[in-house]
RNA sequence: GGGCCGUUAGCUCAGUUGGCUAGAGCGCUGCAUUCGCAUUGCAGAGGUCGCCGGUUCGAUUCCGGCACGGUCCA
Numbered sequence: 001g002g003g004c005c006g007u008u009a010g011c012u013c014a015g016u017u018g019g020c021u022a023g024a025g026c027g028c029u030g031c032a033u034u035c036g037c038a039u040u041g042c043a044g045a046g047g048u049c050g051c052c053g054g055u056u057c058g059a060u061u062c063c064g065g066c067a068c069g070g071u072c073c074a
Base pairs, nucleotide, nucleotide: 001073002072003071004070005069006068007067010026011025012024013023019057028044029043030042031041032040050066051065052064053063054062
């Protein structure tokens, strides 16, 4: 320098061949349960879907560029 893959909640990840309020598990907070803790149950908070543009009535999803990470080639 080139090819491919990835980037979504604090962490690990799903997601839809473009449309309704973006989700799960773990973690966190509160309540219940307990003498107390743990467990369990219920409720809740937490996201500019990497960034900048383009296409479109509408983009997490399609296209281009860039950044970062992984991998292969030189």
Molecule: transfer RNA
Organism: Patescibacteria group bacterium